Predicted 3D model of a 74-nucleotide RNA (transfer RNA) from a Petrotogaceae bacterium.
The organism belongs to Petrotogaceae, within Bacteria.
Model confidence (mean pLDDT): 81 of 100.
It matches the Rfam family "tRNA". About the family: Transfer RNA (tRNA) molecules are approximately 80 nucleotides in length.

RNA sequence: UGGGACGUAGCCAAGUGGCAAGGCAUCGGACUUUGGCUCCGGCAUCGUAGGUUCGAAUCCUACCGUCCCAGCCA
Numbered sequence: 001u002g003g004g005a006c007g008u009a010g011c012c013a014a015g016u017g018g019c020a021a022g023g024c025a026u027c028g029g030a031c032u033u034u035g036g037c038u039c040c041g042g043c044a045u046c047g048u049a050g051g052u053u054c055g056a057a058u059c060c061u062a063c064c065g066u067c068c069c070a071g072c073c074a
Stems, first nucleotide, its partner, number of pairs: 001070007010024003018054001026042005047063005
């Protein structure tokens, strides 16, 4: 420098046009003498900025970051 894959909560991870599941963690509550277990509830503008669309996590472009392959210089 070129090509490819990926980026969703503190962590893992589903969702591939119609308003973001689930698990762990964490916080609040119920229960309990206390703690644990169990139960209920809270916690996401999806890497950034634009574009397309009635509507974008999803499609397009650029950039940022991580990884893989190839190349160049030494």